[in-house]
Molecule: small-subunit ribosomal RNA
Organism: uncultured bacterium
C1' cells in the first nucleotide's frame, strides 16, 4: 500500500458501491412460472340480460351458458430461460487456438410446395364405491388445433445403379434412372396457425494441439485395458456396448497413488519479472437433502417434475401418507461477523397471448449497517488589560495555553420552518402519411413504485454539528504529579527497583479526521530462493575417488535447409476493468463515448548473420604409431640382515625390573647379565629430502614373472572420435563381522600394583581378541587443500625433480610436475595469487537462522554392527565467520619491589589497657567491614559533650538577620519542684562625635529547626592499585572498520630515563629537577646566645666589662655536574674500595599522588538535590546509658629475668609547652601534695630530674629481692558533683606467667632494636593512643628457582560483570510438544462373496387386447443401496517407556 473484514472509542450531512468468507447445517411462514376462451367440451365462482315465483314495488328466491367472462379438466406453448451456490472436480473441466467430409437446433427470417376423406376413444360433468387422508376404483356419457387410418408427395428417408466436380486420408458426390416409405388444423378470417423441404440466423453436441497446485518417504500402473473386425447404440464420431482376434498402452519430459482446488476475464501488490487471490460485474462448469435412474421434450438425465433407495423432518384413525429455501425476504444454529419475512411491475427484460392483458422476490426503487470510495461542513474579519482559570517555573517575577475566549462586526453552506417543483414517458393502443421491405415521420389518449425526491425561493439565528490515537528510538510531538521489578507497558530494541519524556493521571504538543486506531491476512521492502538478481577455504553449503548411460555444452571451412531467431501481412485475442482524449450528474466518487492497451494464439509471405539439420572436406581439440626416459603405481612368488622373544647348553651370583617414588611381577628349582646353538614370526634401521609414484584410499629391505598409467622428442596415421556427468558400475584408511590358518613384539577388554577425597584414568606389571595371511562383508572418516572436473587467458623472483637443446661441470631456453615469496586483480577478513579463492565458458553437486537432528516414522543394503535416503511438532533470538582492543592462563621471554631468600625483633600462650563481633539492656547512639575496618571518626564519654534511654516541660518554637516599638529588661531576695520552669516582693538602662550604636523586651512579618533517610542523586575531602611507570594527544601513514603507527625492536635506566634504529615527526599529563628539612664551607649580623685572648668579681657559676674568633642562632651564598682518570661501549651508558671532596652517582629525609579502577569510604565536619516529621523525628531539663560480659579477634602495654632487679653516687640530648599560666626557692608531709611566694608574656623565668650508660654494692636461678594484676586498708588532686564512673599518693596484698602450636608480621643504616623526653585534646583523666624529638646503636643480603604483587613484548581463548569468568552432564522437581507401545475407536479408498430397489434393455408371454400391433404377468442383465470378509491406508485416543524443549 491493500482489504466482501472483524473489535475498541467516536458520530453532523449527502452520493455512489457492497453486505454469512464460518455449518452444501436444519428450515416454521409467505411469495419467487405461468399463460392462452381467437383451440376444446363445458359452467363452480362474479357480472349483465332474459324467464319465473314471492312479496314489503324494487328487493329476495330460483330457472336460463343466451352475453361478459372464467375455477377445475382436455390440449397448445412456456417450465432446460431468468435466480442460488461452489460440494465434487487436477479433468478438454477451464484458457486459447483449430477441426467436424461425423452432428442437431423449438421459437425467428427467407424460399417452395401442400392442407382431401373419414373413424374411434378419454378427462370432465353426472352416478357408485374404497379410505382418517393423500388419492384411488368401478360405470354411463362427451369434445378438440388431442389420438388414430386411407389418398396425395417431393429437393426428404431407405435400397439398388451412375459417376461429373472437389478434397488432407477414409472420401465427397452435381445433373439423372428404378423401387419402396412417412403429412396436415382449424380459428372469431385484410391476419394468424398448421404439414413438408431447403437454406440462414441463434443456441448447443464432439474431436484434437498447447497451456493448467504439490508431495518420489507415492515407481511402477493398466484386462475394456491398447489396437483392430463385426454387429448394437446415438443427433453424430468412438471400447460407448457386446462377441472375437492380437498383445498392446502409459511412465523419471514423473505414470499410479495421495492431498488439496472450481477454471477464466480480472482483484491486491510490485520498477519490473514476479507473489499472493479469485467476494461484487461477466463468460464457462458442476451442482440442487445424498445417491441411483430414466421419462417427457427441439433441448433435460431436468432447483420450485418424476420414480426407487438412504438419512431426517412432520401428518396419522398405525392401515397409511407428506416435505426439501446452494430463488427473494425471514428463523434456529455455527459464528469474531454480513440487512427487511417492504414497494412496483412506472422503466428494462423475460414467457404466454392477434391483442386488452395476465404472470415475473429477474429488475427497478426503498429500509438498515461509517462496511468502504467521494463530496460538503462544524464559521469568517478584527480583537492584548497578552483577563480569569488551568500547567510549568530558576517564584511575590516570568513562560504557556494564546487571538485563543470575552467583545465587535460580517457570513448562512448544512439542519430547521414555509412556498414552488421536475427530468426519467422521444413508450403502447388509435388515426394519418412515406417506403420494395426493414422501418421512418405527423398526430395523439391514458399510465411514475421511487416521490412532492432532486432542485428552487424565501426567513430567523454562530445559530444544529469533534474525535481518535500517539509523543523513548525507528517515528512527527515534552514536561509536571502518583507509583517504586509493584500496578503495568511493549511491532523490535526495551521500559519499571524513589528524582521514569517508555507505566497511571494532568498540562501542553504532534498526527489524521467523521472518522481514528487495535487485530487478522496478502504484496512490498527481502538481492531473505537470487531468470532479471545470491553463494559453497575459514560464515550453512564440493559428492571420498574414477569410469560412464540419459542430458546439457561442445573446434576450422564450404554447399544446402529454414526448425529455432527476426521482418511484413491477416485472424482471433467477448463486454467490462487499467489507461488517454472528451462528455454527463453544482464537483468528485461514479457513469456514458471514442481511442489506445490486451505484452498472447494461430495461419501466411520473407530473410538467413548466429544456433540447430543434413552433405563434403580440414587439423589444432582428442586419440595411434615409433624411440628415449623416470617411478615406494598394482599383482603374485623366491630370498635376506638386524633386532625381538623363547628354547637348550654353558660361564656366573643375588638381585632384576620399573617409577616422580614405590609396589605388583621375575629371581637361591640360579634369574638379571654374558656367550653359543635352534626356533618363531612380524616389521624393513641408515640411504631418506621442502623427493618420487597413484583417480582417491594409499605405495619404502632385496630380487623375478606379470602389468597399469604419466612425461619428453618426432610430427608418420585417423579426422572432432571431444568436455561434463543425474541414475548406474567399480575402488575405497582404520576399526568391525564371516571362514580356516598364523601369533615373536605390540595391545583395547581384563586382573593386579600405584596415585588420587574417590581413580571403572593418566603411570607401572601381566594379558585375551585384534594386529598378520587366505577368501568373502561392511562402505564409512577432519576420506582435508575442509579448496569438484575440464579449457583459454592474466607481471616476476627464486629452491627443485624427470626429460630436451648442447662437446660442456659454463649458458641461457623450453615441456611436464613438487615447493617457497610477491605485482595486477579478487576476498568480510585471515589470506589466495600461472598448482587461483584473479578473469571467462560448460556441465554436475550441494546451501538457505540457530536447537530439536543427521534424530523420529517409512523405505532400501547388509550376518550383524550400522549405511545411505531423511522430516515435523515444539524452542530461542540469536548460532556463526574473520579481525580488533583488553583481561585472564598451573603459556613463553625480559624485569622490577623487606616478595622470597640470608639476617634481627616481635604477634599468635599469660595479666592488663583499648577498639570490635557476639550476646544483654528500657538505652548499652550513629558510622567503619578482606587487602584499603577494628588504639578508626575520637587529638580527651563523670554533668556538658550526647545524637541514644527513662520521667518532667515548650510550640513562630532553644539560636541567628532585617523592620518598627520600647527601657515594665536585668539583677537580687523569698516559695514550690528533681531541675527546666512558674509566682511574689524589691530596683530601674548604658555609651556618643548627637549621625546613631550596644544590650534587654515586645510586635509584626519574611527567612523557623531536624546528628531523620538516600554516599547507588551530588560538591569537596579520603583511602587503595602506587611514587607503580605507566596515561595519551595533534598532523601524517596503515586499516572498509574496530583500530594500529608513534609508545614496537637493539641497548641502557630508580624512571615512557636515555642513545641507536624505525611512516613516522612532534607535543600534553606523569619520572626528573624546581620547594622545606639535614650534611660541609664561605659571608653579613652579634642578644636574651656564646666567651679564645684581656679586665673584676665569686665558695662556685659568662656573674659583670669587653670582644665576634669559635660554639650557636639565621637571612644570603657556593658546593656534586660521571666535571677529571683508565676501562668497555657506535652511543647513551656501565665498571674502578681510583683521584680530589663534608659529601659521588638520586647524598639522607619530606612535601609533592598521571589517565583511571574498587556505584571504595564520608548526607554524623561541611555544602548540598530530592523524599519525610512541624503541640514533633524540633527545643528545654533532671536521672541513667554509651564504662554491661559466659564468650571471639585485632592492635598494644608490661613481663616472664642475672646483656638481669634492688640500692648509693654520677655523666651527657633534642624538640617543644607557659598568664583562669609555667611556677624556682623556702617550709610542712614517708609521699601525692599542701602553704608561701621570686622570675618570666621567655634563646633572658619555668616546666626540667632526662633515661638507658657508668662507678660502687647487693641479689645467685627460685614463681625468687623476677613479675606485678588483683583486693583491702589510708589519703591528696581536680571539679556544683568522683555511687553507676577519673587520676595520683602511701602501707598491706602479691594472680597469670617460667620465652609460647598451627600460623604470621615489621626491618637494609644512623635503619632494626633499646631508652628516656615533650607537645596537642584538656578543670581532671581512664595515654601503654597519636604526632613529634634526641641517646645507645647492630646483624644481613649467596641469589630470583619458588610464594605474594607489579611492568613490558609475545601468544592462546567459546571471557569482556572480563578466571570470583564462562560452561558441560547425571540427578531432584514442574510444565510442553513428540517418538514407540499390548490394544482400542474413527474416516477415505479399492478388492472378493452373496443380496439387490426403480428405471432401462433383451426373452417369454397360455391373461387382456384393435387376436398381425400393443400390454399385463413371468424371468435374465445391468446398476445404486445393504450385508459379509481379507487386506493396505490415514488419523485420534492409550497403560508403560524413550529421548528433547522450556524453567
Nucleotide at each position: 500500500a491493500a482489504u466482501g473484514a472483524a473489535c475498541g472509542c467516536u458520530a453532523g450531512c449527502g452520493g455512489c458501491a457492497g453486505g454469512c468468507c464460518u455449518a452444501a447445517u436444519a428450515c416454521a411462514u409467505g411469495c419467487a412460472a405461468g399463460u392462452c376462451g381467437a383451440g376444446g367440451g363445458g359452467c363452480a365462482u362474479c357480472a349483465c340480460g332474459a324467464g319465473a315465483a314471492g312479496c314489503u314495488u324494487g328487493c329476495u328466491u330460483u330457472u336460463u351458458g343466451g352475453u361478459g367472462g372464467c375455477g377445475a379438466c382436455c390440449g397448445g406453448c412456456g417450465c432446460a430461460c431468468g435466480g442460488g451456490u461452489g460440494c465434487g472436480u487436477a479433468a478438454c473441466g477451464c484458457g486459447u487456438a483449430u477441426g467436424c467430409a461425423a452432428c442437431c437446433u423449438a421459437c425467428c427470417u427467407a424460399u417452395u410446395a401442400c392442407a382431401g376423406a373419414g373413424g374411434g376413444a378419454u378427462a370432465g360433468c353426472c352416478c357408485g364405491g374404497a379410505g382418517a387422508a393423500a388419492u384411488u376404483c368401478g360405470g354411463a356419457u362427451u369434445a378438440a388445433u388431442a389420438c388414430c387410418u386411407c389418398a396425395u408427395a417431393g429437393u426428404a428417408c431407405u435400397a439398388u445403379u451412375a459417376g461429373a466436380u472437389g478434397g488432407c486420408a477414409u472420401c465427397u458426390g452435381a445433373a439423372g434412372a428404378u423401387a419402396g416409405u412417412u403429412a396436415a388444423a382449424g380459428a372469431a378470417c385484410u391476419u394468424c396457425g398448421g404439414u413438408a423441404a431447403u437454406a440462414g440466423a441463434u443456441g448447443g453436441g464432439c474431436a484434437u494441439g498447447c497451456g493448467u497446485u504439490a508431495g518420489a518417504u507415492u515407481a511402477g500402473c493398466u484386462a475394456g485395458u491398447u489396437g483392430g473386425u463385426a454387429a448394437g447404440g446415438u443427433a453424430a464420431u468412438g471400447g460407448c456396448u457386446u462377441a472375437c482376434c492380437a498383445a498392446g498402452g502409459c511412465u523419471a519430459c514423473g505414470a499410479u497413488c495421495u492431498a488439496u482446488a472450481g477454471g477464466g476475464g480480472g482483484u491486491c501488490u510490485g520498477a519490473g519479472a514476479g507473489g499472493a487471490u479469485g467476494a461484487u460485474c461477466c463468460c464457462c462448469c458442476a451442482c440442487a437433502c445424498u445417491g441411483g435412474u430414466a421419462c417427457u421434450g427441439a433441448g433435460a438425465c431436468a432447483c420450485g417434475g418424476a420414480c426407487c433407495a438412504g438419512a431426517c423432518u412432520c401428518c396419522u384413525a398405525c392401515g397409511g401418507g407428506a416435505g426439501g429455501c446452494a430463488g427473494c425476504a425471514g428463523u434456529a444454529g455455527g459464528g469474531a461477523a454480513u440487512a427487511u419475512u417492504g414497494g412496483u411491475c412506472a422503466a428494462u427484460g423475460g414467457g404466454g397471448g392477434c391483442a386488452a392483458c395476465c404472470c415475473u422476490g429477474a429488475a427497478c426503487c426503498a429500509g438498515c449497517c461509517a462496511u468502504g470510495c467521494c463530496g460538503c461542513g462544524u464559521g469568517c474579519a478584527g480583537g492584548a488589560a497578552g483577563a480569569a482559570g488551568g500547567c510549568c517555573u530558576u517564584c511575590u517575577g516570568g513562560g504557556u495555553u494564546g487571538u485563543a475566549a470575552a467583545c465587535u462586526g460580517c457570513u448562512u453552506u448544512u439542519a430547521u420552518a414555509u412556498g414552488g417543483g421536475a427530468a426519467g414517458a422521444u413508450u403502447a393502443a388509435g388515426g394519418g402519411g412515406a417506403u420494395g421491405c426493414g422501418u421512418c415521420c405527423c398526430u395523439g389518449u391514458a399510465u411514475g413504485a421511487c416521490u412532492g425526491u432532486a432542485c428552487c425561493a424565501u426567513a430567523a439565528g454562530a445559530a444544529u454539528a469533534a474525535g481518535c490515537a500517539c509523543c523513548g528510538g525507528c517515528u512527527a510531538a515534552c514536561u509536571c504529579c502518583g507509583u517504586g521489578c509493584c500496578a503495568g507497558c511493549a511491532g523490535c530494541c526495551g521500559c519499571g527497583g524513589u528524582a521514569a519524556u517508555a507505566c497511571g493521571g494532568a498540562g501542553g504538543g504532534u498526527g489524521c479526521a467523521a472518522g481514528c486506531g487495535u487485530u487478522g491476512u496478502c504484496c512490498g521492502g527481502a538481492a531473505u530462493u537470487a531468470u532479471u538478481g545470491g553463494g559453497u577455504u575459514u560464515a550453512a553449503a564440493g559428492g571420498g575417488u574414477g569410469c560412464g548411460u540419459a542430458g546439457g555444452c561442445g573446434g576450422c571451412g564450404u554447399a544446402u535447409u529454414a526448425a529455432g531467431u527476426c521482418u511484413g501481412a491477416g485472424u482471433u485475442g467477448a463486454a467490462a476493468u487499467c489507461c488517454u482524449g472528451c462528455a454527463g450528474c453544482u464537483u468528485a466518487a461514479c457513469u456514458g463515448u471514442a481511442g489506445a492497451a490486451c505484452u498472447g494464439g494461430c495461419u501466411u509471405g520473407g530473410a538467413u548473420a548466429c544456433u540447430g539439420g543434413u552433405a563434403u572436406g580440414c587439423u589444432u581439440g582428442a586419440g595411434u604409431a615409433c624411440a628415449c626416459u623416470a617411478u615406494a603405481g598394482g599383482u603374485a612368488g623366491g630370498c635376506g640382515g638386524a633386532a625381538u622373544u623363547u628354547a637348550u647348553g654353558a660361564u656366573g651370583u643375588a638381585g632384576c625390573g620399573g617409577u616422580g617414588a614405590a609396589a605388583u611381577g621375575c629371581a637361591u628349582a640360579g634369574a638379571u647379565a654374558u656367550c653359543a646353538u635352534a626356533a618363531a614370526g612380524a616389521a624393513c634401521a641408515c640411504c631418506a629430502a621442502u623427493u618420487g609414484c597413484g583417480a582417491a584410499g594409499g605405495c619404502a629391505g632385496c630380487u623375478u614373472a606379470c602389468u597399469g598409467g604419466a612425461g619428453u622428442g618426432u610430427a608418420a596415421c585417423u579426422g572432432a572420435c571431444g568436455c561434463u556427468g543425474a541414475g548406474g558400475c567399480a575402488c575405497g584408511a582404520a576399526a568391525g563381522c564371516g571362514u580356516g590358518g598364523g601369533u615373536a613384539g605390540c595391545g583395547a577388554a581384563c586382573a593386579g600394583g600405584a596415585u588420587u577425597a574417590g581413580a571403572u584414568a593418566c603411570c607401572c606389571u601381566g594379558g585375551u581378541a585384534g594386529u598378520c595371511c587366505a577368501c568373502g562383508c561392511c562402505g564409512u572418516a577432519a576420506a582435508c587443500g575442509a579448496u569438484g572436473u575440464u579449457a583459454a587467458c592474466u607481471c616476476g623472483c627464486u629452491g627443485u625433480u624427470g626429460g630436451c637443446g648442447a662437446u660442456a661441470c659454463a649458458c641461457a631456453g623450453u615441456c611436464a610436475g613438487c615447493g617457497g615469496c610477491c605485482a595486477a586483480g579478487c576476498g568480510a577478513a585471515a589470506g589466495c595469487g600461472u598448482u587461483a579463492a584473479g578473469u571467462u565458458a560448460a556441465c554436475c553437486a550441494c546451501c538457505u537462522g540457530g536447537g530439536g537432528a543427521g534424530u523420529a516414522c517409512g523405505c532400501u543394503g547388509g550376518c550383524a554392527a550400522c549405511a545411505g535416503u531423511g522430516a515435523a511438532a515444539c524452542u530461542c533470538a540469536a548460532a556463526g565467520g574473520a579481525a580488533u582492543u583488553g583481561a585472564c592462563g598451573g603459556g613463553g621471554g625480559u624485569c622490577c619491589g623487606c616478595a622470597c631468600a640470608a639476617g634481627c625483633g616481635g604477634u599468635g600462650g599469660a595479666g592488663c589497657a583499648u577498639g570490635u563481633g557476639g550476646u544483654u539492656u528500657a538505652g548499652u547512639u550513629c558510622g567503619a567491614u578482606g587487602a584499603u575496618a577494628c588504639g578508626c571518626g575520637a587529638g580527651g564519654a563523670a554533668c556538658c559533650u550526647u545524637a541514644c534511654c527513662u520521667g518532667g516541660a515548650c510550640u513562630a518554637g532553644a539560636a541567628u538577620g532585617c523592620u518598627u516599638c520600647u527601657g515594665c529588661a536585668u539583677a537580687a531576695a523569698c516559695u514550690a519542684g528533681a531541675a527546666a520552669u512558674a509566682g511574689u516582693u524589691u530596683u530601674u538602662c548604658c555609651c556618643u562625635u548627637c549621625g546613631g550604636g550596644g544590650c534587654u523586651g515586645a510586635a509584626u512579618g519574611c527567612a523557623a529547626g531536624g546528628u531523620g533517610c538516600u554516599g547507588c542523586a551530588u560538591g569537596g575531602c579520603u583511602g587503595u592499585c602506587g611514587u607503580c611507570a605507566g596515561c595519551u594527544c595533534g598532523u601524517g601513514c596503515c586499516g572498509u572498520g574496530a583500530g594500529g603507527u608513534g609508545u614496537u625492536g637493539g641497548g641502557u635506566u630508580a624512571a615512557g630515563u636515555c642513545c641507536c634504529g624505525c611512516a613516522a615527526c612532534g607535543a600534553g599529563c606523569g619520572c626528573a629537577a624546581c620547594c622545606c628539612c639535614u650534611g660541609c664551607c664561605u659571608u653579613u649580623a652579634g642578644u636574651u646566645g656564646c666567651c679564645a685572648g684581656c679586665a673584676c668579681g665569686u665558695a662556685a657559676u659568662g656573674g659583670u666589662g669587653g670582644g665576634g674568633a669559635c660554639u650557636c642562632u639565621a637571612a644570603a651564598g657556593g658546593a656534586a655536574c660521571u666535571g677529571c682518570c683508565g676501562g668497555c661501549g657506535c652511543a647513551a651508558g656501565c665498571c674502578g674500595a681510583g683521584a680530589g671532596g663534608a659529601a659521588g652517582g638520586u647524598g639522607g629525609g619530606g612535601a609533592c599522588g598521571a589517565c583511571g579502577u574498587c556505584a571504595a569510604g564520608u548526607c554524623a565536619u561541611c555544602a548540598u538535590g530530592g523524599c519525610c516529621c512541624u503541640u514533633a523525628c524540633g527545643u528545654c531539663c533532671a536521672g541513667g546509658g554509651c564504662u554491661a560480659c559466659a564468650c571471639a579477634c585485632g592492635u598494644g602495654c608490661u613481663a616472664c629475668a642475672a646483656u638481669g632487679g634492688u640500692g648509693c653516687a654520677u655523666a651527657c640530648a633534642g624538640a617543644g609547652g607557659g598568664c583562669a599560666g609555667c611556677g624556682a626557692g623556702a617550709c610542712a608531709g614517708u609521699g601525692a601534695u599542701g602553704u608561701u611566694u621570686a622570675g618570666c608574656c621567655a634563646a633572658u623565668c619555668u616546666c626540667a630530674g632526662a633515661a638507658a650508660g657508668u662507678g660502687c654494692a647487693u641479689c645467685u636461678c627460685a614463681g625468687u629481692u623476677c613479675g606485678g594484676a588483683u583486693u583491702g586498708g589510708a589519703g591528696c588532686c581536680u571539679g556544683c558533683a568522683a555511687c553507676u564512673c577519673g587520676g595520683c599518693u602511701c602501707c598491706a596484698u602479691g594472680a597469670a606467667g617460667u620465652c609460647g602450636g598451627a600460623a604470621u608480621c615489621g626491618c637494609u643504616a644512623g635503619u632494626a632494636a633499646u631508652c628516656g623526653c615533650g607537645u596537642a585534646u584538656c578543670a581532671g583523666c581512664a595515654a601503654u593512643g597519636a604526632c613529634g624529638c634526641g641517646g645507645u646503636g647492630a646483624a644481613u643480603a649467596c641469589g630470583u628457582u619458588c610464594c605474594c604483587g607489579g611492568a613490558c613484548c609475545u601468544u592462546g581463548u567459546a571471557c569482556a560483570c572480563a578466571c570470583c569468568g564462562c560452561c558441560c552432564g547425571u540427578c531432584a522437581a514442574g510444565c510442553c510438544a513428540u517418538g514407540g507401545a499390548a490394544g482400542u475407536c474413527g474416516g477415505g479408498u479399492g478388492g472378493a462373496c452373496c443380496u439387490g430397489a426403480a428405471g432401462c434393455g433383451g426373452g417369454u408371454g397360455a391373461c387382456c387386447a384393435u387376436a398381425u400391433a400393443g400390454g399385463a404377468g413371468c424371468u435374465c442383465g445391468u446398476u445404486a443401496g445393504g450385508g459379509u470378509u481379507a487386506a493396505a491406508u490415514c488419523g485420534g485416543u492409550a497403560a508403560c517407556u524413550a529421548g528433547g524443549g522450556c524453567u